[in-house]
Molecule: glmS glucosamine-6-phosphate activated ribozyme aptamer
C1' cells in the first nucleotide's frame, strides 16, 4: 500500500472537513480540541442532471469547501379525469391516500434563539420546559378528444 474473508454500523436538510472564524497551551507561527443550517415536508422502477422544497432565527461565519439525497427531466408500470357502462389510443396531472397552479376557508399548530440542568480550563457539547411559521394536508372555485363495443329507451 493492494487484495481476499469475516464481523458491526448505518444518515438522507443528511454526513464529512485540509481553508476561515474561535478556545486552550506554548510563544511565534508549533501542539491540541471547538464550530461547520434551526426544525416541518418529501421515495412506483430505471436512467441523466446538480446552487433540489417550505419557512424559523440572525442583520449575519446558516462564511467556504467535499460527498450523498426522496427534487428536476427522460423512458417503463400504475391511477384519475370526458362515457349509461366497458375497451382502446391520444391529452393533461398525478404516484397507491395516485389531479397541478392560482384564489378563497379550514384544520394542524415545528425546532433552534430564550430559560433551566449537567459536562468542558475555555470554544462549545448534551439533556428538559414553554412561545411563534410556511409550505405540504382537508374542502371549494374545478376536471378533456377520437375509435370501437356492450346495455336500455
Nucleotide at each position: 500500500u493492494g487484495c481476499a474473508u469475516c464481523a458491526a454500523a448505518a444518515a438522507a436538510g443528511c454526513g464529512c472537513c485540509g481553508g476561515g472564524a474561535c478556545c486552550g497551551c506554548g510563544a511565534u507561527u508549533g501542539c491540541g480540541g471547538u464550530u461547520g443550517a434551526c426544525g416541518a415536508g418529501g421515495u412506483c422502477g430505471g436512467g441523466a442532471u446538480u446552487u433540489a422544497u417550505c419557512g424559523a432565527a440572525c442583520c449575519a461565519u446558516u462564511c467556504g469547501g467535499c460527498g450523498g439525497a426522496c427534487g428536476u427531466c427522460c423512458c417503463g408500470c400504475g391511477g384519475a379525469u370526458u362515457u349509461c357502462g366497458c375497451u382502446u389510443u391520444u391529452a393533461u396531472c398525478c404516484g397507491u391516500u395516485a389531479a397541478a397552479u392560482g384564489c378563497c376557508u379550514g384544520a394542524c399548530a415545528a425546532a433552534a434563539a430564550c430559560g433551566g440542568g449537567c459536562g468542558g480550563c475555555a470554544a462549545c457539547g448534551c439533556c428538559c420546559c414553554a412561545a411563534c411559521a410556511g409550505a405540504a394536508c382537508a374542502g371549494g372555485c374545478c376536471g378533456a378528444a377520437a375509435a370501437g363495443c356492450g346495455c336500455u329507451u